[in-house]
The RNA shown here (THF (Tetrahydrofolate) riboswitch aptamer) has 98 nucleotides.
């Protein structure tokens, strides 16, 4: 110079624990605003998350000694661990070869 390659944030899904809800929030969906994050360094999307606000669609209870308890049931919230996926992109760095 050329080849190969390696790493995050974070997303999924389980498991355990703690809640919250079953008087339906919250999950999911379709718009609006507003911010945030994206390998060790720089950019960064029409992607990705996260607030706030609007629309539409909508649930699984039972039982008991009943201001509460069980035991379910929500695409449910976090935490913790485990699997698995992994910067859209671009540049430059890093490791092994030649």
């Nucleotide at each position: 110079u050329g080849c190969a390659g390696a790493g995050u944030a974070g997303g999924u899904u389980c498991a355990u624990g703690u809640g919250c809800g079953u008087u339906a929030a919250g999950u999911g969906c379709c718009g609006g605003c507003u911010g945030a994050a994206c390998a060790g360094g720089g950019a960064g999307u029409u992607g990705u998350c996260a607030g706030c606000g609007g629309g539409a669609c909508g649930a699984a209870a039972a039982g008991a000694g009943u201001u509460u308890c069980u035991u379910g049931c929500g695409g449910u919230a976090c935490a913790u661990g485990g699997a698995u996926c992994g910067c859209a992109u671009c540049c430059c760095g890093c490791u092994g070869c030649a």

It matches the Rfam family "THF (Tetrahydrofolate) riboswitch aptamer". Rfam describes the family as follows. Tetrahydrofolate (THF) riboswitch was first reported for Ames et al. as an RNA motif in 5' untranslated (5'-UTR)regions of folate transport and biosynthesis genes in Firmicutes genomes. Its mean pLDDT, the model's own confidence on a scale to 100, is 80.